[in-house]
Predicted 3D model of a 75-nucleotide RNA (transfer RNA) from a Kiritimatiellia bacterium. The coordinates come from a structure-prediction model, not an experiment, and the mean pLDDT is 82. It matches the Rfam family "tRNA". By type it is a transfer RNA.
RNA sequence: GCGCCCAUCGUCUAUCGGUUAGGACACAAGGUUUUCAUCCUUGGAAGCGGAGUUCGACUCUCCGUGGGCGCGCCA
Numbered sequence: 001g002c003g004c005c006c007a008u009c010g011u012c013u014a015u016c017g018g019u020u021a022g023g024a025c026a027c028a029a030g031g032u033u034u035u036c037a038u039c040c041u042u043g044g045a046a047g048c049g050g051a052g053u054u055c056g057a058c059u060c061u062c063c064g065u066g067g068g069c070g071c072g073c074c075a
């Protein structure tokens, strides 16, 4: 340099163009308990940046950024 893949709550992970963007763990508050732990309830928290297509984009296209894998070049 080229090709392919990936990027969503703090972490992991769903969401075949119309969801209030869901779940688990973690965190916070409350309940239970003599205390801790467990368990239960509630809560906050996310679409990498830009452009395009579309009535509508996390989702499709392009460019960029970052990461992973493979190939190539120089030495």
Base pairs, nucleotide, nucleotide: 001071002070003069004068005067006066007065010025011024012023013022018055027043028042029041030040031039048064049063050062051061052060
The organism belongs to Kiritimatiellia, within Bacteria.